Model confidence (mean pLDDT): 75 of 100. Purine riboswitch aptamer from [Bacillus] enclensis, 102 nucleotides, folded computationally. It matches the Rfam family "Purine riboswitch aptamer". Rfam 15.1 lists 4,097 matches to the family in 1,411 species. From the family's description: Riboswitches are metabolite binding domains within certain messenger RNAs that serve as precision sensors for their corresponding targets. Allosteric rearrangement of mRNA structure is mediated by ligand binding, and this results in modulation of gene expression. A class of riboswitches that selectively recognises guanine and becomes saturated at concentrations as low as 5 nM. In Bacillus subtilis, this mRNA motif is located on at least five separate transcriptional units that together encode 17 genes that are mostly involved in purine transport and purine nucleotide biosynthesis. The RNAcentral record of the sequence draws on Rfam and Ribocentre. The model forms 100% of the base pairs in the Rfam consensus.
RNA sequence: AUAGAGUUCGUUAGCAUCCUUCGUAUAUCCUCGAUAAUAUGGUUCGAAAGUUUCUACCCGGUCACCGUAAAUGACUGGACUAUGAAGGCAGUGUUCUAUUUA
Numbered sequence: 001a002u003a004g005a006g007u008u009c010g011u012u013a014g015c016a017u018c019c020u021u022c023g024u025a026u027a028u029c030c031u032c033g034a035u036a037a038u039a040u041g042g043u044u045c046g047a048a049a050g051u052u053u054c055u056a057c058c059c060g061g062u063c064a065c066c067g068u069a070a071a072u073g074a075c076u077g078g079a080c081u082a083u084g085a086a087g088g089c090a091g092u093g094u095u096c097u098a099u100u101u102a
Stems, first nucleotide, its partner, number of pairs: 001099007009091001018088008026056001031047004041066002050057001058078007
């Protein structure tokens, strides 16, 4: 190390639940109103819309742009929720015997 026989704890409840992956939905997106800041800034609140869909609609990073004004943009990493499919979840310690190896 392997096999057999005992024995300890555990499993067999499971077509569930849980975990993983994938598909669909949604693009963690878009629109509007109010509000706040001003290159050390670019915020916050609310509503609507989007899904044969409940929920969510945020967080982080990088870069750009705006010469002080009222307005941001691009790229990137991360999910959550609903639903469907596939896969995963029983061994473990110890004793004796036999065989083998170092």